[in-house]
Context: one part of a larger RNA
Formats: sequence, C1' cells, structure tokens
RNA sequence: CUGGGCGUAAAGCGCGCGUAGGCGGUUAAUUAAGUCAGAUGUGAAAGCCCCGGGCUUAACCUGGGAAUUGCAUUCGAUACUGCCAGGCUGGAGUGUAGUAGAGGGAAGCGGAAUUCCGGGUGUAGCGGUGAAAUGCGUAGAGAUCCGGAGGAACAUCAGUGGCGAAGGCGGCUUCCUGGACUAACACUGACGCUGAGGUGCGAAAGCGUGGGGAGCAAACAGGAUUAGAUACCCUGGUAGUCCACGCCGUAAACGAUGAGAACUAGAUGUUGGUAAGUUUGACUUCUUGGUGUCGUAGCUAACGCGAUAAGUUCUCCGCCUGGGGAGUACGGCCGCAAGGUUAAAACUC
Repeated sequence: CUGGGCGUAAAGCGCGCGUAGGCGGUUAAUUAAGUCAGAUGUGAAAGCCCCGGGCUUAACCUGGGAAUUGCAUUCGAUACUGCCAGGCUGGAGUGUAGUAGAGGGAAGCGGAAUUCCGGGUGUAGCGGUGAAAUGCGUAGAGAUCCGGAGGAACAUCAGUGGCGAAGGCGGCUUCCUGGACUAACACUGACGCUGAGGUGCGAAAGCGUGGGGAGCAAACAGGAUUAGAUACCCUGGUAGUCCACGCCGUAAACGAUGAGAACUAGAUGUUGGUAAGUUUGACUUCUUGGUGUCGUAGCUAACGCGAUAAGUUCUCCGCCUGGGGAGUACGGCCGCAAGGUUAAAACUC
C1' cells in the first nucleotide's frame, strides 16, 4: 500500500452554489500516451535460492545457473482508458401549452380576542390555589353595555395534506419573483455527476444603532410550600419577544441515515397531473411526480430497514480508530462582545 466502518455502538459537514481535482452515455475512425507482447542494452561483485566441486563432516571456501519483479532504446498489438477530429439521442438542458402549492420579497387591508383609556348601569367583593396569602376593590373594583387607543398573533378550514436545498413557511388582496410537475411534439447534442479550498443561506438565544411595546416573560421583588426552597405553585415585573439596518453562525440544525445513477416481489392509503373506460357517479382502470403504512428476497449484533433501502452495485466528497483529560489548553483565523472555528499533550483507567 491493500484490507474495516459511519440509523441506535466512535463516525454524514446544518444546507446550497461552485473552482481545482476525481469520475463519466452511444457509434465509427485517427493516434498509440496509459496498457500488453517481442528483441537489444543495462540492472557491479558478494549475499539469498538451485545444481555441482574442495577441506574426514559441518560451518567455511568455491564453479555454474537462476533471480535481480526495474530502467532505457527499438519493433509491434489496439480490446479497454486517454488525446485529436466527426456523428448519434437514451443522460442533461431549452422552447410551446397547462397544473398544484403556508416557496421567497414588498405594500395595503380585515375580523375575533387580550390589555389600557373615557362614559353608562350597578354593589361588595374580585382574583388566585391542593389550601392559602401577597395583589386589586367603597377614591366604586370584578360583572355588563357603548365608544376609543395600541401592539402582537392569525381560531375554524387543517390533513403521517402542501411548498422549500436546509433553516423554515399558515388571515385576505395586489405587485415583483424562484423552483417543481404533466402531456405531446420540436430543438441543442454529453453541455453530465461529485466537489478539497472558496462563497452564499442558515431556528432560537445573544450583540450594536434607532423605533415599538398589547400579551407573554429570563433577571428581580413579594406571597406560599418546605427542615431549608436562591425551585416547582401564586401575585407582580424588566430585558427580550415585534419592526428597520448591521452582526453572531450555533442546535437532539434529526430520518441521529451525504450527493448522484442503475438494478431488485407485492399489498394498501393519501396528494398533484395526463390518458383510457364509463352506468356520467363523491365512479373504475392504467401511468407518472410526491408523501405514508405493511411486507417478499436480501441485509442487520439485535432493534429494525425493505423501490423514499439500512438490499445488489458504481462514482465523488466528508468523517471514525478505547474511556477520561477535552471539543479543553496553546497558536492561527473570525467576532463589538458573548464566543465560534481549527485543535493537541502530559497524566490517568
């Protein structure tokens, strides 16, 4: 070097785009770099190995051979790979016509509810709990009716339903905009896959500046509980939660399952589309793109997975190598900070 692995034992980067690199459909031809074969030269001797010889034997010494798996030159072979030039349409993409969707961004609008304010009615309680108390209320609360203000979130529809690469996305309308799917043709003609570095996106919390602030609510205060109670329960309550712009770059960022391609029994639900049938029905069947359940072969330590594989294979990337020390120290890079990222060792079991 080869050889083992990564759902749960250590191990899939949170997710895209993409550079280098690696890998790459089909056909005929050129070339002959890789590849294969022959020849020549070289690959010192000794040693190792084989066959002999010499010391009485052996060690030892010695003759010959083999080996030296390599390199160079040369003459060939052309299946595969490569190079060069040319076709093809199945991969990939474009056009045409449609379809579904909480995909993204901006602006405007709506109703229910909570809270607060003003007014009316009205009187002694309200609130809260396991039980209470703190708290609110005769300066008129709670209840109820009318009006107003303001912020945040959008009940029902709602669904292992939909969309998105992931994070994630849910009232309505308009504008701008990305992707997917379907059918039949037409076109381009391998334009593809992966992707070290790089670059972009990236929940919540947190940070900076300026707004906003209804409800909720870290911190904090009080009341309870308790042996104590820096908690669980209750009454309050500030950051924050919201908006704009800029940072942060992490999560059990999970399907704990990288991306792409091919192949390998079925059954059943649901969602989007086309087609066919039809008794025109809330129908049936085929097919195709998603999303679920069960299950054959196979796989698995088992659990389980099972065409959405963890089955059978190929290509490329990432990662793992006993536990603790430690995702820490030091150094580098990034950050306003919080910290992030890269990442050891001594020692110990």
Molecule: small-subunit ribosomal RNA, central domain
Organism: uncultured prokaryote